A computed fold for a 1481-nucleotide RNA from an uncultured prokaryote, annotated as small-subunit ribosomal RNA. The prediction has a mean pLDDT of 82. It matches the Rfam family "Bacterial small subunit ribosomal RNA". Its family is annotated with structural constituent of ribosome and ribosome in the Gene Ontology. The sequence is in RNAcentral, with records from ENA.
[in-house]
RNA sequence: AGGGUUUGAUCCUGGCUCAGGAUGAACGCUAGCGGCAGGCUUAACACAUGCAAGUCGAGGGGUAAGGCUCUUUCGGGAGUACACGACCGGCGCACGGGUGAGUAACGCGUAUGCAACCUACCUUUAACUGGGGGAUAGCCCGAAGAAAUUCGGAUUAAUACCGCAUAACAUUAUGGAAUCACCUGGUUCUAUAAUUAAAACUCUGGUGGUUAAAGAUGGGCAUGCGUGACAUUAGCUAGAUGGUAAGGUAACGGCUUACCAUGGCUACGAUGUCUAGGGGGUCUGAGAGGAUGGUCCCCCACACUGGUACUGAGACACGGACCAGACUCCUACGGGAGGCAGCAGUGAGGAAUAUUGGGCAAUGGACGCAAGCCUGAACCAGCCAUGCCGCGUGUAGGAUGACUGCCCUAUGGGUUGUAAACUACUUUUAUAAAGGAAGAAACCCUACUACGUGUAGUAAUUUGACGGUAGUACAUGAAUAAGCAUCGGCUAACUCCGUGCCAGCAGCCGCGGUAAUACGGAGGAUGCGAGCGUUAUCCGGAUUCAUUGGGUUUAAAGGGUGCGUAGGCGGGCCUUUAAGUCAGUGGUGAAAUCCUGCGGCUCAACCGUAGAACUGCCAUUGAAACUGAGAAGCUUGAAUAUAGUUGAGGUAGGCGGAAUGAGUAGUGUAGCGGUGAAAUGCUUAGAUAUUACUCAGAACACCGAUUGCGUAGGCGGCUUAGUAAGCUAUAACUGACGCUGAUGCACGAAAGCGUGGGGAGCGAACAGGAUUAGAUACCCUGGUAGUCCACGCCGUAAACGAUGAUCACUCGUUGUUGGCGAUACACAGUCAGCGACUGAGCGAAAGCAUUAAGUGAUCCACCUGGGGAGUACGGUCGCAAGAUUGAAACUCAAAGGAAUUGACGGGGGCCCGCACAAGCGGACGAACAUGUGGUUUAAUUCGAUGAUACGCGAGGAACCUUACCUGGGCUUAAAUGUAGAGUGCAUAAGUCCGAAAGGUGGCUUUCCUUCGGGACGAACUACAAGGUGCUGCAUGGUUGUCGUCAGCUCGUGCCGUGAGGUGUCGGGUUAAGUCCCAUAACGAGCGCAACCCCUAUCGUUAGUUGCUAGCAGGUAAUGCUGAGGACUCUAACGAGACUGCCGGUGUAAACCGCGAGGAAGGUGGGGAUGACGUCAAAUCAGCACGGCCUUUAUGUCCAGGGCGACACACGUGUUACAAUGGCAGGGACAAAGGGCAGCUACACCGCGAGGGGAUGCUAAUCUCUAAAGCCUGUCUCAGUUCGGAUCGGAGUCUGCAACUCGACUCCGUGAAGUUGGAUUCGCUAGUAAUCGGAUAUCAGCCAUGAUCCGGUGAAUACGUUCCCGGGCCUUGUACACACCGCCCGUCAAACCAUGGAAGCUGGGGGGACCUGAAGUCUGUCACCGAAAGGAGCGGCCUAGGGUAAAACCGGUGACUGGGGCUAAGUCGUAACAAGGUAGCC
Repeated sequence: AGGGUUUGAUCCUGGCUCAGGAUGAACGCUAGCGGCAGGCUUAACACAUGCAAGUCGAGGGGUAAGGCUCUUUCGGGAGUACACGACCGGCGCACGGGUGAGUAACGCGUAUGCAACCUACCUUUAACUGGGGGAUAGCCCGAAGAAAUUCGGAUUAAUACCGCAUAACAUUAUGGAAUCACCUGGUUCUAUAAUUAAAACUCUGGUGGUUAAAGAUGGGCAUGCGUGACAUUAGCUAGAUGGUAAGGUAACGGCUUACCAUGGCUACGAUGUCUAGGGGGUCUGAGAGGAUGGUCCCCCACACUGGUACUGAGACACGGACCAGACUCCUACGGGAGGCAGCAGUGAGGAAUAUUGGGCAAUGGACGCAAGCCUGAACCAGCCAUGCCGCGUGUAGGAUGACUGCCCUAUGGGUUGUAAACUACUUUUAUAAAGGAAGAAACCCUACUACGUGUAGUAAUUUGACGGUAGUACAUGAAUAAGCAUCGGCUAACUCCGUGCCAGCAGCCGCGGUAAUACGGAGGAUGCGAGCGUUAUCCGGAUUCAUUGGGUUUAAAGGGUGCGUAGGCGGGCCUUUAAGUCAGUGGUGAAAUCCUGCGGCUCAACCGUAGAACUGCCAUUGAAACUGAGAAGCUUGAAUAUAGUUGAGGUAGGCGGAAUGAGUAGUGUAGCGGUGAAAUGCUUAGAUAUUACUCAGAACACCGAUUGCGUAGGCGGCUUAGUAAGCUAUAACUGACGCUGAUGCACGAAAGCGUGGGGAGCGAACAGGAUUAGAUACCCUGGUAGUCCACGCCGUAAACGAUGAUCACUCGUUGUUGGCGAUACACAGUCAGCGACUGAGCGAAAGCAUUAAGUGAUCCACCUGGGGAGUACGGUCGCAAGAUUGAAACUCAAAGGAAUUGACGGGGGCCCGCACAAGCGGACGAACAUGUGGUUUAAUUCGAUGAUACGCGAGGAACCUUACCUGGGCUUAAAUGUAGAGUGCAUAAGUCCGAAAGGUGGCUUUCCUUCGGGACGAACUACAAGGUGCUGCAUGGUUGUCGUCAGCUCGUGCCGUGAGGUGUCGGGUUAAGUCCCAUAACGAGCGCAACCCCUAUCGUUAGUUGCUAGCAGGUAAUGCUGAGGACUCUAACGAGACUGCCGGUGUAAACCGCGAGGAAGGUGGGGAUGACGUCAAAUCAGCACGGCCUUUAUGUCCAGGGCGACACACGUGUUACAAUGGCAGGGACAAAGGGCAGCUACACCGCGAGGGGAUGCUAAUCUCUAAAGCCUGUCUCAGUUCGGAUCGGAGUCUGCAACUCGACUCCGUGAAGUUGGAUUCGCUAGUAAUCGGAUAUCAGCCAUGAUCCGGUGAAUACGUUCCCGGGCCUUGUACACACCGCCCGUCAAACCAUGGAAGCUGGGGGGACCUGAAGUCUGUCACCGAAAGGAGCGGCCUAGGGUAAAACCGGUGACUGGGGCUAAGUCGUAACAAGGUAGCC
């Protein structure tokens, strides 16, 4: 100090989340020791048992128990300056200890005041302490009762109680004087009068008692300031606010009462509701803050719940009293007892919190003269890793880097790991035994000293729960001692196996669907360590409520506008003051805590001591700049005046023309109207059209605009009247009069509402017609409210510049409106507006930019993740509609802004392509061939599936192939290698079984040799196999497609915060990102083109197997032969074409020209060549390969079958339907390719397929070898002399074998079909069409397929509107899995929270009425008492109880409303592109 998470990527806004620290914690796993702390946060729930407040005999009467002494009849008795139960009395019990229910308050904190007060014990001072009286408890006797307890009688004491005396510096009253002063007043002195006290004990020293004054301590009261939430709580209050008088209190006071007045509090938040003890402090934080108030300290409150007083110095009293209530217990049923929020402990509740311990040794407290006694305060111990701190679980050496484990690229290596073993050493801790503290000072007693038997001091003695603890020395021996969490990113740490969207993980993002570093296990690693993780909560990070320190054009957020109240803020000068402000000083800010220094426990935690600090409050002294307050004066802010000027500013009235509609009349005739096209509608009863006249209502064309006016909403014909405002000029008047503005008031489009008018056009609703799958819409025909007027409501809009108002300042250019200046239609001026562009600056960017979103100042309003929701409830307003104010539960990890790159659009522009168009020929109909789907089957093996599968893998399925099925066999196996031990056979042939494979048994039997053995072979054993099994979504390689489309990128520079852009865009041009020009780009790469091959022309070279012009020979004929290289040709090298030349256009590139030349002309034609990438495209069955699976089988061998099935559907083809033809005859011309298990001449046989002979050729030599075309004849438009399917018969050939299932031949048979619906395919020239030929595969062939070859050889292209595909630029986008995208709403289903609701039920509080305990106060003739006084009986008040009503807050509720959420439900398609009717309010 930041990180993760919205996106394809980016910047921003914004939420969620993590890393840190902390805790009175809890839970899980684990656990050696010690020190110091802490330990019911929940039920202020209920409590068994024990203890927690007594003490004094030196106050009293006394003697129940015990000790001692004496005595005894052993039952007891007496005494005791030992001691003491119960009782009277004194002091204490109001402290200490607990808890946090209540309390939002003078309760607490802080600072003051009391001239309005009290204070036992303690200290100091002064005075006094005389003399009487009557009771009563106890004890004794008796009685009632179960008990608790109570009653009666007799008798008795006191430091108990009551008179009397004395008495003032006390109290009261009345005077006088002085003085102080802070409101009432205080203080001092003095005079007179009245009132009031005491207790004794004694060791004779004293202790105690009374009165008064003072101190100290502790309290009481009052006041300023501070101290929660909610305004969906806005008004509250009758002792209420004040006065007078009285009462009461320690004391002031409505504290109480009577009377009088009507006040008091409140937006600076009263009242109400909810929550809560407050502080010092604690945690966190850089701080400011935020959260918190356990332990310790201070204060308060409470003591089963509520009320009440008594006693007392002090209480309205935790371990006191009375009453009421609830609960528990005892009971003889009549009545009684109780209060752990003291310490332990129990139950309950709960995730959760300890021993029914020790002793008063120390500290402290009560009582006492003291000894002492009491003390669950306190000190100690026990339990608990609850926290903090410390220590240990060894240290050093030790590499064959041991074994195991785990991993790997596996002959081996890595890791565990110096880790272990092993060697040496140490002993903290542990164990055993030994000695052993400090904490203790005193009191008392004794002795001594100083002065007066007391006080002070000295000496000695005594006292330890903890505890035989801490600590110490010695001995033994590495001995007794390590876990937890994590390992995808954030976040340090990685592999294997298992699992297979399962099981599971998860703080956020997210992992898991067969190769999971994310699940579970293992190995390893990382972090911390006697702990480690998880959960919960708080602060931090979060500047995410922003004082420090945020924002509001578009992300959430400016009020619709104005006026204006309170409030906030406010021009220049002088002066006074001193409230704010600043400085000094004083007081206070308890201690502890925090911080610093020093010190004590071996260190630390912890503790001690000293200092600093406690940022605060109060008082006082001073300063006077600034703010405030008072006073005087100023003019620039503001307002006024005068003069001018501007305008759709507003209100009321009058007037006008065009248009529309209607009425009447005329002319006129068949349609009009409407639409994409129609129809509804109107019209022969005369429409539409047209003419004239009349009427009605509404709106005001042109002018008219980035013009004007108005605060906004808004305002548009002309004119009149009243009226408002702005601007300019002058600087005449006032003299800060100003700005903003919560609450408030006024205005406020459209729609809507009420009453009354009006109603031409338009037009929600509605009706009809269309469209459509539907069409409650878009379109059309009608049409009611409404739109208009008057009056009254409503009060909202995307009421927008999505930009609050005011003031000041800050570069420029340009247009325009209204003034002023000026003679001016120049203008360089100036003021006020309205616009455009562009700097600095700002901004996330887009953008804003003197009309700021810049720089400052003031005030107001508003925002704080998305949804739920502007919803619910409540309040206010409204006639209603509704408006305003305005949540929560729940749910998500995003929602959002701007910009970027793509993709897409039923957006735009430009361009290209057999893309369309123009043509030619096909397909779709028929039959057949072939492939596919489907079906069938034991099997019909598998793959390919829009374009980019379907005559595809397959360029040859009868067996084989073959992967499929049935059946029969084999198991180291069909092949090969290595090693081992033994061994000498194996092969071949013959036997039997069998469909074969295979099985079965028997015969025959090697080579070399140094005799050790070796070579070879077979079988055996072991190790390696095999798999067309799965995954093409793990892969390599190869391929298809976009597409032979013109694109795809990089370096440097520049621009941008960035993603990115620029370059690659623009203007031209091209087949082309081809080239040129321009240019913040300059260059480059992969593509394009060219280089390569074939082809078209020529040349050179070379002529065999090719050729033959001339010469010669020869034949029936033929380059047949000699010869030749001229020609053709062959096959090598060259030439040639480059927009090179000419003309035109153009800056250029380039284009145009039937141009010239040329065999060829503008890439000449064709091929090969396929950029970055896309489709998780295809292929694990060509091959290779990771992983998984299989191993007497998913391997392998064999026979037979299947891949060839057949109601059907589709693709690709072939043959046709005929005369541009069929048939018959005659006769001509290729190229390319193949050939020895071959091609075969030639002759013979067969109608033929072919057969049997035979020759040449390993090939420019021999051979396979043309058809259409041409010539002639015939057929004459028919299901034919077309067409040939199908079927019958007979054959040929290949081959072990043609049944399933081959091809061909001959004879016979002679089906459909007469040019093919919607739709669709190919082709732009040697192309389409048409004709044949060859080859690969191959024994043969299902080939009509594929691939090449040549022969003959067209038509058409105006053109780019449209369909399809593509390229570039631009635009919109809510898409990025990218439009086959995204996404909305109803309905149906499950779940969740919530609103309403007839009601039902509960709670707290208040008021009214009735009743009313205890008790204070008060009244009182009869009773008690001598009296004081009391009992009894009344009165007031009150806790509680009851009755009835109302308000508020919860729970629940049939039913009901919407909301949220949930892999694959239904219906549509509203939004995002012009989203197909622009969208939205």